Predicted 3D model of a 477-nucleotide part of an RNA (small-subunit ribosomal RNA, 3' major domain) from a metagenome. The RNAcentral record of the full RNA draws on SILVA. Its mean pLDDT, the model's own confidence on a scale to 100, is 84.

[in-house]
Context: one part of a larger RNA
């Protein structure tokens, strides 16, 4: 200068206190330690690992393990040896990969070759091997924290100071006001997206006030452009007016207006830098290692094992509730190797037929709590739903190891969870449902997104974390 202090002092942050719901307690998903195992591939480890790389492990993926193969090799290019052939059909052996027979059998050509292809050599390939403490790109974190700097001037011997510190304010090194500074630059803000109001263009697949037909009944059909929408322009908020305070900056105000008021709520953005943080397994790469194997093909096995820990979740313990029946109201998405209306058949998961959509037009699609009646009466039950047994569906060459989902039977634990921990300030918790990537199927309870219902609470800043700025110690760098 700086890191530190169970120094001081100012502020801030679901940091704590006020509140609400959970986790721990049980079964089950899932991910990690351990331990097994021929292998249970690797990689991430405190916050910043542990539903994480993996937005889809039966084979493949697969990098790991047994076995059986191949050595210029699974890709390309060029130069050389040898041949005719390459395909196609077909036997045998074999788990396959591969081997070894049969049948057919080149094109073109200026005859110099060219071209496919098989093959012999060589220059070379290969490697998910090792070093993230050799590295580059990318990430994570402190932190959306408000800070990290430079030029020039001035101080000081010098390291460095100043500026950026002081008084005031702000989410904000935000702005004022003072000052040996004066002004810049990365951040902070705004500039971008999406929501919230209004307009004005456009009016189909979307709409339907009015006016006509029509139907058992629907915007059905003529037709309207009003209105919702639907997407491109634009307006609009700026402490811009009004009061108080105040030099100013800026603060209060159940002031006005106004859809929306003081950063209107989200998003995206992440400064200098810390963590020799993480990644050599996306990928590139320097070094070393390996070349008949540490490469490459194959078939099965493992990645799914289980005395046991731990993390994340999911279902519940029940009457604000289960269980029957009847009826309401969304968004955002995706669909031709697809989504399928309907009609059969089945109890059902499905299965045949069959129709419309490349989609504001047709389908997924049934929204779910909700509402309304009934029924059960406190029970390990009509809660709860693991494990088991049968019996089928579906994908897919194949569901034993190791895959979903139906139906019937079975009907474990668990009666609110110790010590301690974690989320959350509003359209948020909590709560209920829909959807999409990934994908043949799916181990989806996950990720990421959408809307539907909708809360409680904050006196306040002593305390615990964790940060920010002045100061003040230090035997620390």
């Nucleotide at each position: 200068u700086g890191a530190c202090g169970g120094g001081g002092g100012u502020c801030c942050g679901c940091a704590c206190a006020a509140g609400c719901g959970g986790u721990g307690g049980a079964g089950c998903a899932u991910g990690u330690g351990g331990u097994u195992u021929a292998a249970u591939u690797c990689g991430a480890u405190g916050a910043u690992a542990c539903g994480c790389g993996a937005g889809g492990a039966a084979c493949c993926u697969u990098a790991c393990c047994u076995a059986g193969g191949c050595u210029a090799g699974a890709a390309u290019g060029u130069a050389u040896u040898u041949g005719g052939a390459c395909c196609g059909c077909u036997c045998c052996a074999g788990a396959a990969a591969u081997g070894g027979g049969g049948c057919u059998u080149c094109u073109c050509u200026u005859c110099g070759g060219a071209g496919c292809u098989a093959u012999u050599u060589a220059c070379a390939a290969g490697g998910u091997g090792c070093u993230g403490c050799a590295u580059g790109g990318u990430u994570g974190u402190c932190g959306u924290c408000a800070g990290c700097u430079c030029g020039u001037g001035c101080c000081g011997u010098g390291a460095g100071g100043u500026g950026u510190u002081g008084g005031g304010u702000u989410a904000a090194g935000u702005c004022c006001c003072g000052c040996a500074a004066c002004g810049a630059g990365c951040g902070c803000a705004a500039c971008c997206c999406c929501c919230a109001u209004c307009u004005u263009u456009a009016g189909u697949u979307g709409c339907c006030a009015u006016c006509a037909g029509g139907u058992c009944a629907u915007g059905c059909u003529g037709g309207g452009a009003a209105c919702u929408c639907u997407a491109a322009a634009g307006a609009a908020a700026c402490u811009g007016c009004c009061c108080g305070c105040g030099c100013a900056a800026g603060c209060g105000g159940u002031g006005a207006g106004g859809a929306a008021g003081g950063c209107g709520g989200g998003g995206a953005u992440g400064a200098c830098g810390u963590c020799a943080a993480a990644u050599c397994a996306u990928c590139a790469u320097g070094g070393c290692c390996u070349u008949u194997a540490u490469g490459c093909c194959u078939a099965g096995g493992g990645c799914u094992a289980c005395a046991c820990a731990c993390g994340u979740g999911c279902u519940a313990c029940a009457a604000u509730g289960g269980c029957c029946a009847g009826u309401a109201c969304a968004a955002a998405g995706g669909g031709u190797u697809g989504c399928u209306a309907c009609a059969u058949a089945g109890u059902g998961a499905u299965a045949u037929g069959a129709u419309g959509c490349c989609a504001a037009u047709c389908c997924c699609a049934a929204a779910a709590a909700g509402c309304u009646g009934g029924u059960c009466u406190c029970a390990g039950u009509u809660c709860g739903g693991a494990u088991c047994g049968g019996a089928g569906u579906c994908u897919g060459c194949a569901a034993c190891u190791c895959g979903a989902c139906u139906c019937c039977g079975u009907g474990a634990a668990g009666c609110u969870g110790g010590a301690a921990u974690c989320g959350c300030u509003a359209g948020u918790a909590a709560u209920c449902g829909c959807g999409u990537a990934u994908c043949a199927g799916c181990a989806a309870u996950g990720a990421c997104g959408c809307g539907g219902u909708g809360g409680a609470u904050a006196c306040g800043u002593u305390c615990c974390c964790g940060g920010a700025c002045c100061u003040u110690g230090u035997a620390c760098a």